[in-house]
């Protein structure tokens, strides 16, 4: 210098004028001060906090997760490791069980699961135009061909031709032992039968986890009104939004007609919180100390405009380098600046994003 891989960050700045929400204060038709979106506030896909139902308990059904260890409030997230696949490599992707059972596999192909004679090979018989050809009976999975996939590989023995039929080595599987590791797993050795195909994002099996509803949760206050009817109910209505048990449980419940009101407050934002330093840990993360307060509303404010600067693009001019193509700088003009916007709050994941910045590592080439 080129090619690549992984990760992190920013996401315009300052000022003038006008305007909006919340809070506080004042001399209150207003004024002043403070403060006012995001890395994703988004999708609402997971996990929790919080609230109510019993302090959520037992069983069934149902759902979720799925290599191992750790982190965490928890997770389907994160970190570290193991194995496999791809890549020269940095690195990326995948992950319980189909030698428990059942099921499935388009097209092609003779045959698709303890298979299969289409071509071929071999033997015998018959015919004949006799080193051959045709027909028939049988043997054969070594060779060809089809396919995503055809029931280990190489060499030999054997045979009419062949075949784990048998043998040696290799691969793979199961099992036992030893060693290392918390573990997934790995290494070595013995034995075994000759080999066991794919799909569980198909039913299913195994292990672990999950009660339901959600801030319109839930609670308090105020205002107003007028009752009537039917049915059910301590022999348990109703609540626990799948069912049974259990629990709670009634001046109760459901429906219809009629009447009234549609206001305020709490929950509400200080939190598994941000930043800095120190310490522990490979890391995710954890602990200690210091410091800071950072939107909280009502169907919902956080905006508009102008100037300067920065960044990007285009055009023109000037100057410089270069044979040239072209490159760099300055000035002027014009244009562009994304994705998107809190609504109880957190931790994640995923998706969107103009433009820009930084770092680790790998491979190739050149120079010292």
């Nucleotide at each position: 210098g080129g090619a690549g891989u992984c990760g992190g960050c920013c996401g315009g700045g300052c000022g003038g004028c006008c305007g909006c929400g919340c809070u506080g204060c004042c001399g209150c038709u207003g004024g002043c001060a403070g403060u006012g979106a995001g890395g994703a506030a988004a999708g609402u896909c997971c996990g929790g906090a919080c609230u109510c139902c019993a302090c959520a308990g037992g069983g069934c059904a149902g759902g979720g997760u799925g290599c191992u260890g750790g982190g965490u409030a928890a997770c389907g997230c994160c970190c570290a490791g193991g194995c496999g696949u791809g890549g020269c490599g940095a690195c990326a992707c995948g992950c319980g069980g189909c030698a428990a059972g059942c099921g499935c596999a388009a097209c092609a192909g003779a045959g698709a699961g303890c298979a299969g004679a289409c071509c071929g090979c071999c033997u015998c018989c018959g015919g004949u135009g006799c080193u051959g050809c045709c027909g028939g009976a049988g043997g054969u999975a070594a060779g060809g061909g089809u396919g995503a996939a055809a029931c280990g590989g190489u060499g030999g023995u054997g045979u009419a031709a062949g075949a784990g039929a048998c043998c040696a080595c290799c691969g793979g599987c199961g099992u036992c032992g030893c060693a290392g590791g918390u573990g997934a797993c790995u290494g070595c050795g013995g034995c075994g039968g000759c080999c066991a195909g794919g799909c569980a994002u198909g039913c299913c099996c195994c292990a672990c986890c999950c009660g339901g509803a959600g801030c319109a949760a839930g609670g308090c206050c105020a205002a107003g009104c007028a009752g009537g009817g039917a049915c059910c109910g301590a022999c348990g209505a109703g609540g626990u939004g799948g069912c049974c048990c259990g629990c709670c449980g009634a001046u109760g419940g459901u429906c219809c007609c009629g009447g009234g009101u549609a206001g305020g407050c709490c929950g509400c934002u200080c939190g598994a919180g941000g930043c800095g330093c120190c310490g522990g840990g490979u890391g995710a993360c954890c602990g200690g100390c210091g410091u800071c307060c950072c939107a909280g509303a009502g169907a919902g404010a956080u905006g508009g405009u102008c100037g300067c600067c920065u960044c990007c693009c285009g055009c023109a001019g000037c100057c410089g380098g270069g044979c040239a193509a072209c490159c760099a700088g300055c000035u002027g003009c014009g244009g562009a600046g994304a994705c998107a916007g809190a609504a109880u709050c957190c931790g994640g994941c995923u998706u969107a994003c103009a433009g820009g910045c930084c770092g680790g590592c790998u491979c190739c080439u050149c120079c010292c």

Bacterial RNase P class A from an Actinomycetota bacterium, 368 nucleotides, folded computationally. Its Rfam family is "Bacterial RNase P class A". It is annotated as a ribozyme. The model forms 97% of the base pairs in the Rfam consensus. The gene name in the source record is rnpB. The source organism's lineage runs through Bacteria, Bacillati and Actinomycetota.